[in-house]
Source information: Glycine riboswitch aptamer from Azonexus sp., 64 nucleotides, folded computationally. The source organism's lineage runs through Bacteria, Pseudomonadati, Pseudomonadota, Azonexaceae and Azonexus.
RNA sequence: CUCUGGAGAGCGGCGUCGACAGCGCCCACCGAUGGGGCAAAUCUCUCAGGUAGCGAGGACAGAG
Numbered sequence: 001c002u003c004u005g006g007a008g009a010g011c012g013g014c015g016u017c018g019a020c021a022g023c024g025c026c027c028a029c030c031g032a033u034g035g036g037g038c039a040a041a042u043c044u045c046u047c048a049g050g051u052a053g054c055g056a057g058g059a060c061a062g063a064g
Stems, first nucleotide, its partner, number of pairs: 001064005010027001012026005028051003033048002035045003
């Protein structure tokens, strides 16, 4: 690098819209990407990120 498996948390409210989509705002929540702290960490903080399905992302594990 390639393939496979791969979690958690609001189908929240308001506005816009033809519209359950998307976008903006508000509060709540998650922690397995990145970042900070500690000797280090799947611990911790939640800054970015994420929170219906689809899709994307994804630590880690197996094979090549």
The sequence was found by an Rfam model in a public genome assembly. The model forms 88% of the base pairs in the Rfam consensus.